[in-house]
Context: one part of a larger RNA
Molecule: small-subunit ribosomal RNA, central domain
Organism: uncultured prokaryote
RNA sequence: CUGGGCGUAAAGCGUGCGUAGGCGGUUAGUUAAGUCAGAUGUGAAAUCCCUGGGCUCAACCUAGGAAUUGCAUAUGAUACUGGCUGACUAGAGUAUGGUAGAGGAUAGUGGAAUUUCCGGUUUAGCGGUGAAAUGCGUAGAGAUCGGAAGGAACAUCAGUGGCGGAGGCGGCUAUCUGGAACAAUACUGACGCUGAGGUGCGAAAGCGUGGGGAUCAAACAGGAUUAGAUACCCUGGUAGUCCACGCCGUAAACUAUGUCAACUAGCCGUUGGAGGGCUUGUCCCUUUAGCGGCGCAGCUAACGCGAUAAGUUGAAUCCACCUGGGGAGUACGGCCGCAAGGUUAAAACUC
Numbered sequence: 001c002u003g004g005g006c007g008u009a010a011a012g013c014g015u016g017c018g019u020a021g022g023c024g025g026u027u028a029g030u031u032a033a034g035u036c037a038g039a040u041g042u043g044a045a046a047u048c049c050c051u052g053g054g055c056u057c058a059a060c061c062u063a064g065g066a067a068u069u070g071c072a073u074a075u076g077a078u079a080c081u082g083g084c085u086g087a088c089u090a091g092a093g094u095a096u097g098g099u100a101g102a103g104g105a106u107a108g109u110g111g112a113a114u115u116u117c118c119g120g121u122u123u124a125g126c127g128g129u130g131a132a133a134u135g136c137g138u139a140g141a142g143a144u145c146g147g148a149a150g151g152a153a154c155a156u157c158a159g160u161g162g163c164g165g166a167g168g169c170g171g172c173u174a175u176c177u178g179g180a181a182c183a184a185u186a187c188u189g190a191c192g193c194u195g196a197g198g199u200g201c202g203a204a205a206g207c208g209u210g211g212g213g214a215u216c217a218a219a220c221a222g223g224a225u226u227a228g229a230u231a232c233c234c235u236g237g238u239a240g241u242c243c244a245c246g247c248c249g250u251a252a253a254c255u256a257u258g259u260c261a262a263c264u265a266g267c268c269g270u271u272g273g274a275g276g277g278c279u280u281g282u283c284c285c286u287u288u289a290g291c292g293g294c295g296c297a298g299c300u301a302a303c304g305c306g307a308u309a310a311g312u313u314g315a316a317u318c319c320a321c322c323u324g325g326g327g328a329g330u331a332c333g334g335c336c337g338c339a340a341g342g343u344u345a346a347a348a349c350u351c
Base pairs, nucleotide, nucleotide: 004322005321007303008302012319014201015200016199017198021194022193023192025088026087027086028085029084030083031082033081034080035077036076037075039073040072041071042070049065050064051063052062053061054060091191092188093187094186095185096184097182099180103177104176105175106174107173108172109171110154115149116148117147118146119145120144121143122142125136126135162169163168206247207246208245209244210243211242216240220236221235222234223233258318260314261313262312263311266294267293268292269291270290271289272288273287274286275285276284277283278281298305299304324351325350326349333344334343335342336341
């Protein structure tokens, strides 16, 4: 390379946008590049294959043929693919209309709770555990009432509910802003799909500068437990947790399931939209876009998946990735980073 795979055995990039490339709807004409046909030239000889001939046979030698699957030239064919010209509307998009939503950003604001501080009342305990102790408390703790400060998070509503490309998003209000589905019409007329490189976003932790610091809490200290206890339990507690700006670029970033499109029994629940029905209800039916539970065919090693496919296809869609375990996602080198480290990525050796 051919081929086989990628939910759990090795294997789907964390996720978008998008360059090159690959692939691409219906129809008419044209062209003849791909494609196809026969022709001509060439494709040295020997070898190989076939039919003969010569050494007594054979190996061997020899004559003729075939073959040389290729290339070039001119001629022709035009279904398919490509190029060019024109047309179309089923893909894609735009406009109009109302709709749902924790989608994003900024500013403001609310109540409950924790903590600390101030003041009042009260007095000897509080706290904590399996049991204790460290700790706090007669310099008045804890409990309780009133007040103040400050930071962070938003109970109930809340839902196999919603939104987002993924990460993720939840008090309330305002402003700015992205996307989606639905219903009909009108318009553009293939404008599409995928996407090597590239580029944007990307939880938590971590890093830089400056703020902030209530809670919780790596490290650390003490008390217990224990044979020991660098732990589990307890009392404290610093980074951090929060904000702004800038880095980092990784996660079991998981549905362990790439993206797009079409087709293929049913049943139940639920969210958003539209239409219809009557008996006007906490109702029923149809349809459409999601989110879930079962399940036929089919698939699968099995588990299971099953219109949200792991079914059947694109038929040469397009891309990423895999090729025994360890060594190793390591070394070296390159690139990126302030660093931590990330990314790309072997071999010896060994079983």